Molecule: small-subunit ribosomal RNA
Organism: uncultured bacterium
RNA sequence: AGAGUUUGAUCAUGGCUCAGAACGAACGCUGGCGGCAUGCCUAACACAUGCAAGUCGAACGAACCCUUCGGGGUUAGUGGCGCACGGGUGCGUAACGCGUGGGGAUCUGCCCUUUGCUUCGGAAUAACAGUUAGAAAUGACUGCUAAUACCGGAUGAUGUCGCAAGACCAAAGAUUUAUCGGCAAAGGAUGAACCCGCGUAGGAUUAGCUAGUUGGUGGGGUAAAGGCCUACCAAGGCGACGAUCCUUAGCUGGUCUGAGAGGAUGAUCAGCCACACUGGGACUGAGACACGGCCCAGACUCCUACGGGAGGCAGCAGUGGGGAAUAUUGGACAAUGGGCGAAAGCCUGAUCCAGCAAUGCCGCGUGAGUGAUGAAGGCCUUCGGGUUGUAAAGCUCUUUCGGCUGGGAAGAAAUCGCACAGGCUAAUACUCUGUGUGGAUGACGGUACCAGCACAAGAAGCACCGGCUAACUACGUGCCAGCAGCCGCGGUAAUACGUAGGGUGCGAGCGUUAAUCGGAAUUACUGGGCGUAAAGCGUGCGCAGGCGGUUGUGCAAGACAGAUGUGAAAUCCCCGGGCUCAACCUGGGAACUGCAUUUGUGACUGCACGACUAGAGUACGGCAGAGGGGGGUAGAAUUCCACGUGUAGCAGUGAAAUGCGUAGAGAUGUGGAGGAAUACCGAUGGCGAAGGCAGCCCCCUGGGCCGAUACUGACGCUCAUGCACGAAAGCGUGGGGAGCAAACAGGAUUAGAUACCCUGGUAGUCCACGCCCUAAACGAUGUCAACUAGUUGUUGGUAGGGUUAAACCUAUUAGUAACGUAGCUAACGCGUGAAGUUGACCGCCUGGGGAGUACGGUCGCAAGAUUAAAACUCAAAGGAAUUGACGGGGACCCGCACAAGCGGUGGAUGAUGUGGAUUAAUUCGAUGCAACGCGAAGAACCUUACCUACCCUUGACAUGUCAAGAAUCCCUGAGAGAUUAGGGAGUGCCGCAAGGAACUUGAACACAGGUGCUGCAUGGCUGUCGUCAGCUCGUGUCGUGAGAUGUUGGGUUAAGUCCCGCAACGAGCGCAACCCUUGUCAUUAGUUGCCAUCAUUUAGUUGGGCACUCUAAUGAGACUGCCGGUGACAAACCGGAGGAAGGUGGGGAUGACGUCAAGUCCUCAUGGCCCUUAUGGGUAGGGCUUCACACGUCAUACAAUGGUCGGUACAGAGGGUCGCUAACCCGCGAGGGGGUGCCAAUCUCAGAAAGCCGAUCGUAGUCCGGGUCGUAGUCUGCAACUCGACUACGUGAAGUCGGAAUCGCUAGUAAUCGCGGAUCAGAAUGCCGCGGUGAAUACGUUCCCGGGUCUUGUACACACCGCCCGUCACACCAUGGGAGUGGGUUUCACCAGAAGUAGCUAGCCUAACCGUAAGGGGGGCGG
Repeated sequence: AGAGUUUGAUCAUGGCUCAGAACGAACGCUGGCGGCAUGCCUAACACAUGCAAGUCGAACGAACCCUUCGGGGUUAGUGGCGCACGGGUGCGUAACGCGUGGGGAUCUGCCCUUUGCUUCGGAAUAACAGUUAGAAAUGACUGCUAAUACCGGAUGAUGUCGCAAGACCAAAGAUUUAUCGGCAAAGGAUGAACCCGCGUAGGAUUAGCUAGUUGGUGGGGUAAAGGCCUACCAAGGCGACGAUCCUUAGCUGGUCUGAGAGGAUGAUCAGCCACACUGGGACUGAGACACGGCCCAGACUCCUACGGGAGGCAGCAGUGGGGAAUAUUGGACAAUGGGCGAAAGCCUGAUCCAGCAAUGCCGCGUGAGUGAUGAAGGCCUUCGGGUUGUAAAGCUCUUUCGGCUGGGAAGAAAUCGCACAGGCUAAUACUCUGUGUGGAUGACGGUACCAGCACAAGAAGCACCGGCUAACUACGUGCCAGCAGCCGCGGUAAUACGUAGGGUGCGAGCGUUAAUCGGAAUUACUGGGCGUAAAGCGUGCGCAGGCGGUUGUGCAAGACAGAUGUGAAAUCCCCGGGCUCAACCUGGGAACUGCAUUUGUGACUGCACGACUAGAGUACGGCAGAGGGGGGUAGAAUUCCACGUGUAGCAGUGAAAUGCGUAGAGAUGUGGAGGAAUACCGAUGGCGAAGGCAGCCCCCUGGGCCGAUACUGACGCUCAUGCACGAAAGCGUGGGGAGCAAACAGGAUUAGAUACCCUGGUAGUCCACGCCCUAAACGAUGUCAACUAGUUGUUGGUAGGGUUAAACCUAUUAGUAACGUAGCUAACGCGUGAAGUUGACCGCCUGGGGAGUACGGUCGCAAGAUUAAAACUCAAAGGAAUUGACGGGGACCCGCACAAGCGGUGGAUGAUGUGGAUUAAUUCGAUGCAACGCGAAGAACCUUACCUACCCUUGACAUGUCAAGAAUCCCUGAGAGAUUAGGGAGUGCCGCAAGGAACUUGAACACAGGUGCUGCAUGGCUGUCGUCAGCUCGUGUCGUGAGAUGUUGGGUUAAGUCCCGCAACGAGCGCAACCCUUGUCAUUAGUUGCCAUCAUUUAGUUGGGCACUCUAAUGAGACUGCCGGUGACAAACCGGAGGAAGGUGGGGAUGACGUCAAGUCCUCAUGGCCCUUAUGGGUAGGGCUUCACACGUCAUACAAUGGUCGGUACAGAGGGUCGCUAACCCGCGAGGGGGUGCCAAUCUCAGAAAGCCGAUCGUAGUCCGGGUCGUAGUCUGCAACUCGACUACGUGAAGUCGGAAUCGCUAGUAAUCGCGGAUCAGAAUGCCGCGGUGAAUACGUUCCCGGGUCUUGUACACACCGCCCGUCACACCAUGGGAGUGGGUUUCACCAGAAGUAGCUAGCCUAACCGUAAGGGGGGCGG
């Protein structure tokens, strides 16, 4: 310090997630030791049991015990002090509760200092005794008694009250001789109470609250100020700087985190507060409204004799319960501290210790050295090896911790005794302080620590290994099981699941989960934004608020500086010290950024007073304008009405129909009625705050601009709440209503058409008045002010120039537009009219959806508006730009793409392939174009992969080992055959004679074998877009970047072909050319080819020749080279000449980067998986040839441009020795016989056919057509039954040119005619070739299809076969509604009302004082 995740990629926005730290934690796995800490966060739920507050006999009487008879001890009770501390918890509390800093009107036991006093009396009472009630708790009555218990008198300095006089108020003694007490009072210390400033959660979907309420006066009350209480008077007080109400919460020092600012938190320790079963109340007291006190009420629990009683662990342990979860019913007062006491001492679950828990932090250990055959085993493997791994074993050494044995602290010094010194004193008593000395006291604990002994001996796990994030392989699994913090893994080769090996990280721990801060600048004070990502209120006016021009004086609130007080301790930080170190403990310092007081300064802000004119405004003179309101008026047009003329249509549409019209429409003419809107001018022109505003005239009225002077003198800017205005639609009342026109009706369109189109048509649109208050109310850009290059247009003014007047030019000012510099921006873009640079103020935003929705409030007649959530859910949603792809977007161009033509397919019959169906099997593959006469250039057996049956198991085939034998051939039996059982013949080749090679058989294993699966694991090959003109790179430049440029543009081409231009310059793969063939010529060569001339023949047959044809080798030729025109003078195009050929001459081969997970594991090769007496191998038979049907591709036809018969002419290219086969003979023919020639320019297949010349048929299911069937044959082959081809005779089906639709072809092409070849024993209508005859048409690119380039839009990128919206089916987890139902909290009103306190009091009781007495005073009970 960042990273992952939106996209094909990019930048930015934005959320989600991770890495860090930390914890009173919990859970999972694991666990050796020690130190120091910490340990019910939940039920302030209920509690059994024990303990947690007593002490004093030196206050008192009494009882009992002991006694050395001096006394000592124990204790229930009276009395004193304490029990208000210590300990627990966090319910309540949003408050003077807490924090901090101040204040004055107070009290304060014990303690300290000071002054004074401590006198004389009295009456009771508990205990105790007796009687008595009750189950108990607890009492009742009578009697006796003491006090430091209670009461009265005296004195009363001081004190209190009072102007004064004066009035009033106290005590307690004990032990003993000096102290401890007691009383009154003053001061202090400590503690407590009260008041105030400031700070201290959330909600406005809580906006008004308040009657003792706010203040005053009198009185009361308190320790004390005060409405604290009361009577009267006044009507105040609080609140947008958030009252009241609701929800939540103890506050702080601190703790965690963070660079800090902040955020979160308030366990342990410390300060304060509150509480003590729940609620209320007071008493006592210095102090309480009291945790282990009292009274009452309530709930709960317990006891009970049913009459009545008892209790309060949020003290320490502990129990139940709740919960994910939190310890022992331990020891000791030894230390520290507290209560009582004169003291010894007693008490102390405060405290100190121990126990339990890896809960946390810190430390230590589980060994160290050496050790390569790199052991064994494991895992992986390319089988070579690698790794685990110096790791182990082995050898040498050490002994921390743990174990055993022995020793053994500090924490303890006071109190106390003794001695001395000093103080007090008359004192060497007593006593206090200090010093010295003596003895006693340890829960922890025989603990820490030390020494010795033995043995490497007793001591390692957890998580992770796809990226983030360090660390990889194998097997299993097969979208299953599972993982997952985010992205995401898993559908048969998973580094992501599970296991193993290995590795990485941490280590007595490691992971997970919860919650916190960080990262997150993701609430932005430090430190963000609002044109398009979320975000400027529709617009203005304006109170409060915020901010505010120049200058002078004063003040000193803010501000700044100094000083002082305070900011508890602990914590954090720094420097030291102590535990062997550390954690931990401890001394000192710093710090605590704060608050308060005080002194100073006077720049800045503020306040007060004064001055100024640059901001703002007023007056004056002009100017422009659809600015607003009201009234009037004008013409054109639509519609309607009346009348005239006039006749058959009008209207409407893509086309129609509904509609209107012979009852006279439409058209046309005249006249009239009525409403609404204002053509032209008219314009990125004007005005207005915005909405908005348009004929013309009049009246009223707002604002703006310009000019020069005068005046006021900061009067200003912005603006929460508020007020006003606010298009259209809509609402209310009353008018009006021509046209238009939601709803509605009809007609069309359509699969439907509740739409678009048409015919009608009502609200409404118009006016008046009143509401509504919203819009993409947009410049998606709040208002104001200042500053920062320019250019151009336009509107309004002013000044100067110019003109007769204009036009025009220059300057300036206010608007309104277009470009553009710097700068800004994610980019797009903005750019003096800012989205630049700054200032002031307001509004708004914080992931998407849910949702601008629900509830509540406000407004509204309603419609609705405004304010405005949550549950739940997703990992994105969104912006700008880029490259593609796509568009029933645009521009340009090309192609038998259309058009123009010719011939077909689709109908028939047959052939063939496919689908489907069938079957034991009908083997498998190919499936839009780009599968379907395809793999298959040829299934009767074989092929053959399929089915049935019968057989074989190291195998039909390869290599290796051993043994035997040559191999091989023939015959017989069984069998469908494979096979099997016998018999016979037969000994080879090389050789240096040892052997070797090859072959056959047998045995055992390694292995063979698989047309089994995966073409979505692959190689290779192929198809397709497409022979389309494209696809890229280097350097440079531009851009934050993806990318762009180049490759775009203007021309041109078949072409990214070439030229020109250009931030590009070059280059590569494609194009073209080079290659083959064909067309012309030349040269060379003439056999098997050819024959002009010369002979010759039936015949180029033979001589001869190589001129010609031809053959086959080498060359030439064509390049827009030449001419003219067009074009930019270019590239090029058009025309022409010459030429065999002219603009790529024709044809072929040649297929860029890539796309389709295209096809093929059944050509071949190959990873992985699977089978191994079978999914391998052999054999026989069958099947691949089935057949209601559907489709593709072909053949033949339907006829006269024809069929049949007869005669007759002309090719090219091929094949041939297991072959082609001649002559000749036989057969109607297929063919048979025959055996000549030829390894082929020689021989042969081999008669080319259409054509031509004749004849016949005469438009018919025919002399067309030939399917099918019958009979008889031929050939091939081991074999033609399933299942071949051909021949002859007979038979003679459909079919008379083919619906929608659709295919091929642009010239030697289509069409038509025949010939050959591969495969092959045989079996083409298929395929591949060859030549013969030989057309028509192309205006053109609007349209269909495909493609290319540029551009544009995009929410697509698996890329339009994309993306995506809604309804429904089912459920009810969440949210809302819901007949309802249950519970809680609070407010107001009313009823009943305990204890208690205060006042009052008819009744009752009554020791102290007064009084001789009656009685009184005072007190109590009751009311």